The prediction has a mean pLDDT of 87. A computed fold for a 95-nucleotide RNA from an Anaerolineaceae bacterium, annotated as c-di-GMP-I-GGC riboswitch aptamer. It was read from a public genome assembly, where an Rfam model found it. The source organism's lineage runs through Bacteria, Bacillati, Chloroflexota, Anaerolineales and Anaerolineaceae. The model forms 95% of the base pairs in the Rfam consensus.
RNA sequence: AUCGACAAGGGCAAACCCGGUGAAAGCCGGGGACGCAAAGCCAUGGGUCUAAACCCUUCCGGGGAGGGAAGGAUAUGACUGCCAGGUUACCGAAA
Numbered sequence: 001a002u003c004g005a006c007a008a009g010g011g012c013a014a015a016c017c018c019g020g021u022g023a024a025a026g027c028c029g030g031g032g033a034c035g036c037a038a039a040g041c042c043a044u045g046g047g048u049c050u051a052a053a054c055c056c057u058u059c060c061g062g063g064g065a066g067g068g069a070a071g072g073a074u075a076u077g078a079c080u081g082c083c084a085g086g087u088u089a090c091c092g093a094a095a
Base pairs, nucleotide, nucleotide: 002095003092004091011036012035016031017030018029019028020027021026034081040087041086042085044084045083046082047079048078049077055072056071057070058069059068060067
C1' cells in the first nucleotide's frame, strides 16, 4: 500500500411517524434502525425522479390586450443509501 476480524473505540441512519419547507421530485429538524468500511465530501460521466415557469397543441373566454383549463415536450430543479470517476480519512487480525 492492497485488504477488511463474530477485533477495539467510535461514526452514519432505510422504511415509517411528527414538525417545517418546496409546484413537485426532494430537502431540513426530531423520533426511529433496515442496513453501511467511506452510507465522509464533490452532480464530473452514465442512470433515475420531478415538471412550477418558458415553449407547443387543443379548448374555454374576450371588442382587443391580458386571462383560464387539459394534454405534450423540456432541467435550468433534484437523488452519491444506483453504477463509475475524483478527493480526504479512524483502527489493524488474517492474507